About this RNA:
Small-subunit ribosomal RNA from a metagenome, 1378 nucleotides, folded computationally. The coordinates come from a structure-prediction model, not an experiment, and the mean pLDDT is 86. RNAcentral holds the sequence, with entries from SILVA.
[in-house]
RNA sequence: AGAGUUUGAUCAUGGCUCAGAUUGAACGCUGGCGGCAUGCUUAACACAUGCAAGUCGAACGGCAGCACAGUGUGUAGCAAUACACAUGGGUGGCGAGUGGCGGACGGGUGAGUAAUGAGUAGGAAUCUGCCCUGUAGUGGGGGACAACCCGGGGAAACUCGGGCUAAUACCGCAUACGCUCUACGGAGGAAAGCGGGGGAUCGCAAGACCUCGCGCUACAGGAUGAGCCUACUUCCGAUUAGCUAGUUGGUAGGGUAAUGGCCUACCAAGGCGACGAUCGGUAGCUGGUCUGAGAGGACGAUCAGCCACACUGGGACUGAGACACGGCCCAGACUCCUACGGGAGGCAGCAGUGGGGAAUAUUGGACAAUGGGCGCAAGCCUGAUCUAGCAAUGCCGCGUGUGUGAAGAAGGCCUUAGGGUUGUAAAGCACUUUCAGUAGGGACGAAAAGCCGCAGGAUAAUACCCGGCGGUCUUGACUUAACCUACAGAAGAAGCACCGGCUAACUCCGUGCCAGCAGCCGCGGUAAUACGGAGGGUGCAAGCGUUAAUCGGAAUUACUGGGCGUAAAACGCGCGUAGGUGGUUUGGCAAGUCGGAUGUGAAAGCCCCGAGCUUAACUUGGGAAUUGCAUUCGAUACUGCCUGGCUAGAGUAUGGUAGAGGGAAGCGGAAUUCCGCAUGUAGCGGUGAAAUGCGUAGAUAUGCGGAGGAACACCGAUGGCGAAGGCAGCUUCCUGGACUAAUACUGACACUGAGGCGCGAAAGCGUGGGGAGCAAACAGGAUUAGAUACCCUGGUAGUCCACGCCGUAAACGAUGAGAACUAGAUGUUGGGAGGAUUAAUCCUCUUAGUGUCACAGCUAACGCGUUAAGUUCUCCGCCUGGGGAGUACGGCCGCAAGGUUAAAACUCAAAUGAAUUGACGGGGGCCCGCACAAGCGGUGGAGCAUGUGGUUUAAUUCGAUACAACGCGAAGAACCUUACCUGCUCUUGACAUCUGCGGAAUCUCUCAGAGAUGGGAGAGUGCCUUCGGGAACCGCAAGACAGGUGCUGCAUGGCUGUCGUCAGCUCGUGUCGUGAGAUGUUGGGUUAAGUCCCGUAACGAGCGCAACCCUUGUCCCUAGUUGCCAGCGAGUAAAGUCGGGAACUCUAGGGAGACUGCCGGUGACAAACCGGAGGAAGGUGGGGACGACGUCAAGUCAUCAUGGCCCUUAUGAGCAGGGCUACACACGUGCUACAAUGGCCGGUACAAAGGGUUGCCAACCCGCGAGGGGGAGCUAAUCCCAAAAAACCGGUCGUAGUCCGGAUUGGAGUCUGCAACUCGACUCCAUGAAGCCGGAAUCGCUAGUAAUUGCGGAUCAGCAUUGCCGCGGUGAAUACGU
Repeated sequence: AGAGUUUGAUCAUGGCUCAGAUUGAACGCUGGCGGCAUGCUUAACACAUGCAAGUCGAACGGCAGCACAGUGUGUAGCAAUACACAUGGGUGGCGAGUGGCGGACGGGUGAGUAAUGAGUAGGAAUCUGCCCUGUAGUGGGGGACAACCCGGGGAAACUCGGGCUAAUACCGCAUACGCUCUACGGAGGAAAGCGGGGGAUCGCAAGACCUCGCGCUACAGGAUGAGCCUACUUCCGAUUAGCUAGUUGGUAGGGUAAUGGCCUACCAAGGCGACGAUCGGUAGCUGGUCUGAGAGGACGAUCAGCCACACUGGGACUGAGACACGGCCCAGACUCCUACGGGAGGCAGCAGUGGGGAAUAUUGGACAAUGGGCGCAAGCCUGAUCUAGCAAUGCCGCGUGUGUGAAGAAGGCCUUAGGGUUGUAAAGCACUUUCAGUAGGGACGAAAAGCCGCAGGAUAAUACCCGGCGGUCUUGACUUAACCUACAGAAGAAGCACCGGCUAACUCCGUGCCAGCAGCCGCGGUAAUACGGAGGGUGCAAGCGUUAAUCGGAAUUACUGGGCGUAAAACGCGCGUAGGUGGUUUGGCAAGUCGGAUGUGAAAGCCCCGAGCUUAACUUGGGAAUUGCAUUCGAUACUGCCUGGCUAGAGUAUGGUAGAGGGAAGCGGAAUUCCGCAUGUAGCGGUGAAAUGCGUAGAUAUGCGGAGGAACACCGAUGGCGAAGGCAGCUUCCUGGACUAAUACUGACACUGAGGCGCGAAAGCGUGGGGAGCAAACAGGAUUAGAUACCCUGGUAGUCCACGCCGUAAACGAUGAGAACUAGAUGUUGGGAGGAUUAAUCCUCUUAGUGUCACAGCUAACGCGUUAAGUUCUCCGCCUGGGGAGUACGGCCGCAAGGUUAAAACUCAAAUGAAUUGACGGGGGCCCGCACAAGCGGUGGAGCAUGUGGUUUAAUUCGAUACAACGCGAAGAACCUUACCUGCUCUUGACAUCUGCGGAAUCUCUCAGAGAUGGGAGAGUGCCUUCGGGAACCGCAAGACAGGUGCUGCAUGGCUGUCGUCAGCUCGUGUCGUGAGAUGUUGGGUUAAGUCCCGUAACGAGCGCAACCCUUGUCCCUAGUUGCCAGCGAGUAAAGUCGGGAACUCUAGGGAGACUGCCGGUGACAAACCGGAGGAAGGUGGGGACGACGUCAAGUCAUCAUGGCCCUUAUGAGCAGGGCUACACACGUGCUACAAUGGCCGGUACAAAGGGUUGCCAACCCGCGAGGGGGAGCUAAUCCCAAAAAACCGGUCGUAGUCCGGAUUGGAGUCUGCAACUCGACUCCAUGAAGCCGGAAUCGCUAGUAAUUGCGGAUCAGCAUUGCCGCGGUGAAUACGU
């Protein structure tokens, strides 16, 4: 520091999501040790039990309990003495009580509180126990009440009456420097004693007395603590806009420690509020914590400061201090006890329990330390505190070994089967022993106090007391600790998440849109790096993940640091209040601003430098920082304020100018409609076409006259005016603004503008008029599948006027207002100045508008560009993902319609802008194509053939199935083919390689069987040899393996179809663009063509086009057999038949020829086009082969090849029979026809290209014929197939289901073949069906073409009159045009 996600791709806008850090956390899996921290975030829910505040006998009376003196009695004893009992406040002490101090601290919690709070900085009208300093005092009396005793009530808690008594308890008196009050004369007001020691004196004693200490009283000061006041800061909501009567102020009084409406009386009418009062919601505040570069944002656990609270609400008492967590009273809820009369209680103290919850610990130890209360002290109390226990809750540290070790072990996993990986990892060998374990040792935390001694202070004092020094002695919960030593042994110690991208880390298996994953995008439908498992890897590590939450990234609320023409966003427009901002200059002030100093900004924390625990976390010393506030001193440029000027902003006056600017009144003509009269007759009107409608009761049309309403042609214009909405006949009146020229005046008077006020198209609403035309609604007619529409005929509100509402529009330049600055060019409107010209007019300059183009600049781009969307300044409005929604609720406005203000739940990962490339359009332009049109012939109707669908079947094998499947794979299914079905069989296999053994191979015969197969018999002994054997072939055996037309053409190669023989498809470099991309390849011409030329930020190049290839058309050369025969000869009935010839045809090799080359015209001097000549052929001469980048996940795993999956006595292999040939039906492709341009009969002509030795087969004979016999010739320019047919000539038929048509069926045959039943072809005789030119629709063809006519070939035993591929014969019509 960024990344993913909108798109085919791009750049923006914009949201969502991720990577980081963090936590009082929780959950899942796992878990070795130690240190330091932390641990009810929820129910301020309810609480059993124990503990958490007592202490002082040196204030007091006392003596319940304990101990001891003393006393008495008894026993033992000679006695000392011992024992026992009783007594004993005399002593140590001390329950309860009086009294003092403390229970206002410490500890807990965050309910309430948005200010009676907190933070920071200040202030004056106050109090302050204990503590410190100072001054003065502490004299003398009195009466009670507890305890105690007696009596009573009550279940208890407790309480009542009587009696005795002490005090540092209580009350007077005295005294009063200072204190309080004061009329300045005065008045008022205190106290308490206790303990230690003691020489003299007094006293019976106690003691007095002296002294020291503690205490007490009064006053003053300090310190500490507390109370009060002020300023600023302190969350959200305006869908909360007005709040307030003690309210704001004054006077007087009361009250308080103290100011004050704190309270009361009277007087005044104030006070707060858009700088957000009041109301509602939420919340303890801060130091700080987390995050962040910072500014900020979120939070306020632990620690520290302040506040508030103590079951809920209220109240005071005591006290220095409370309106009091472990005090009191009242009320309430709840719990408990009860004798039912009445009582007791308050864990938000420490533990602990229940409950709630995802969730948070022990009913531990000790006062040893630190601190607190009381006490002279010893000491007592202390759940404050220090410690231990539980919890990986967090932070920090350590360990789970170290070295060596390649046979790269085994196992696992993967594999292209070779190997790779786990992996030096393990084992093995050598070492070490932290931590844990066992044993032994062993600190710091402890210094005081006490006691003794010494010299000081105080004192009369060598006592006592106080501080100092020395000595002595005692005190540890933690602690079975830290730390040290020894022992043994690698021994006891690794998991969790992830591995598609973001994001480090990849393979196999399983699964098959199932199961599942997922933070976002998204994975999974049979080859999943995304699911589950495994192997491997990556990351962190005693933890790792997930969830929740905060900040960050997010410049996605933008102060730092965003925007508003089209992405969300300029109020429809003006006037103007508050506010904000403001020209130039003099002087002053010093508020803002800048600088210095001082105070404060608690400590802790953060940061820096050190120190202490082995290190770190942690603790600790010092510093810095605390960006703030306050006070003070200075500076005066800028802003501000005050003051005096100025004229450049703004305004006023004078003269002109243009204008649909506004309001009112009047006037005008054209047109529509209606009415009257007239002319006139059958239609009018309307439409794409019609109909409804009007019209013989006289329409439409035409003429004249009249009525009435509305709107103003031409001029008229990216012209004018206005703030916007908007404004258009003419005249008059009233009236606003703008511009312009020259002077004069005022002297900043200005700009913007939240609220507010006004204007505001159309439609709509109210009241009253008006109503010609037009016209929502409505009616009818059409259109249509429907037609609540578009079209037509009617027609009401409305449109018009007056007055009043409404207040919205794509109210748009989708662009707020004002000001300044920043190249130009050109048009136009209004004004001014100058010049030219007689004038019309023109030119130059300037100013105010209004347009177009364009530089710089800006912009995501489009575009904007002095009329800015450029560069700046001021002010206002508005935006923050899409939908929900400009909606709901509430408020305000409105007669209503509705307007305005304006959410949320929920839902999606997008929504959006601009531009790019394709595709598409019943968008445009240009062009091409049998695309349409013009023609010719078909299909669709019939019968048959063939293919397909469907159906059927044991099976009807499979595939192809818009064009581009359907006479397609199949150039030929009776068996075979054959893949399908039924049945019978085989299992290393029908086929390949390897191993072993045996046998030559092979042939013949026979039996069983449907056959495959099985059994038997016979014949046969081959080739090479180094004699060992080997090669081919056959059989047997075992296993490696074979085999599969099984699946996936959406895993593939190859091949093919199609767009399309359409003219296109790209690249390099350069240039343009932020980029996708563009340019080139677009444009002007031209071409069959991206063909060529010209132009051109492009220049070149490649694959395509064309040409090169084959064939055909003309000529020439060469060569003449099997082909040819002109001339010469021979010969026949005839015939190149023969001699011969090489001319011609022809054959097959080679060449020539055609290139817009030539001429004319057009064109731009080009390319090219048009016409012509010559020529066999003319502009690619005709035909073929040849198919760019790519598209269709097009077709094919069944030609072949091939990954993966599947079958392995079967999904493989063999055999027989059947099927692929089925048949209510539908479709495609064809054949034959329907006839006379024809059918039939007879006769007569003319081809080309092919094929032929398991073959073509002549002549001749037989048969009506298919064919049979026959055998010549031919391995083919020689012989054969072979007859060409249409055509032509003659005859017949005469428009009919026929002398058309031939299906179907019966009979008889021929041929092929092992075999024609299912299921072949052909022949003859007989039969003689549908069909008379075919609906909607649809196909082919532009010339040797269509049409028509025969011939040949492949496949093939046979089978195509109809399919396919070829060949020739005859031989058209038409193309205006798009």